[in-house]
Transfer RNA from a Candidatus Parvarchaeota archaeon, 83 nucleotides, folded computationally. Rfam family: tRNA. Rfam classes the family as a transfer RNA. From the family's description: Transfer RNA (tRNA) molecules are approximately 80 nucleotides in length. Its mean pLDDT, the model's own confidence on a scale to 100, is 80.
């Protein structure tokens, strides 16, 4: 230089032409329990489980198409191969 193969939320992943989904994480909220820890202790605060619920994403620019995350072109970056 040439050819591949990937780029979707803080983090990991599904969707291959018609509503961008899961999971952790995070943020409210019910609820059960109790071992630390605080407390002026019969409880509250905290913690931990379990539910619920909410935030949050299509590398970047064209193009086709009623309709793109997905199909084409281009760029950029990652990683593999030849030279």
């Nucleotide at each position: 230089g040439c050819g591949g193969u990937c780029a979707u939320a803080g983090u990991c992943u599904a969707g291959c032409g018609g509503c961008a989904g899961g999971a952790c994480a995070u943020g409210a909220g019910c609820c059960u329990u109790c071992c630390a820890u605080g407390c002026a202790u019969c409880g509250c605060a905290g913690a931990a489980a379990g539910c619920u619920u909410a935030u949050a994403a299509c590398g970047c620019g064209g193009g086709u198409u009623c309709g793109a995350a997905u199909c084409c072109c281009g760029c950029u970056g990652a990683c593999c191969g030849c030279a």